RNA sequence: UGCGGGGUGGAGCAGUUGGUAGCUCGUUGGGCUCAUAACCCAAAGGCCGUCAGUUCGAGUCUGGCCCCCGCUA
Repeated sequence: UGCGGGGUGGAGCAGUUGGUAGCUCGUUGGGCUCAUAACCCAAAGGCCGUCAGUUCGAGUCUGGCCCCCGCUA
């Protein structure tokens, strides 16, 4: 330089015939317990790297840019 993969709550990941984002862990509150852990119930927390475009509608399709990983020169 080029090619490929990736960027989604605090962490790890799903979401692919475009239709108002979900799982596990964690956090907080409550229950249970003499107490802690475990277990049970509930809640908060993300507009999906960024800016445009297409579309009635975009995490999903297209283009530019930024960042990470691998390969290549």